[in-house]
RNA sequence: CGGGGCAUAGCGCAAUUGGUUAGCGCACCAGCAUGGGGUGCUGGAGGUUGUGGGUUCGAGUCCCACUGCCCCGA
Numbered sequence: 001c002g003g004g005g006c007a008u009a010g011c012g013c014a015a016u017u018g019g020u021u022a023g024c025g026c027a028c029c030a031g032c033a034u035g036g037g038g039u040g041c042u043g044g045a046g047g048u049u050g051u052g053g054g055u056u057c058g059a060g061u062c063c064c065a066c067u068g069c070c071c072c073g074a
Stems, first nucleotide, its partner, number of pairs: 001073007010026004019057001028044006050066005
């Protein structure tokens, strides 16, 4: 320098061919059970999907640029 992949909650991951409110596990908070802890059960909070634009009635999903990480080639 060229090509490809990844970026979604504190962490690890889903999200069908673009569709109605973006979910799951762990962790966190509260309640119940226990003398207390661990543990179990129930409920709850937490996201503007890496950044900036574009297409569309509608974008996590499609297009462009940029940033970071990984792989391949020169």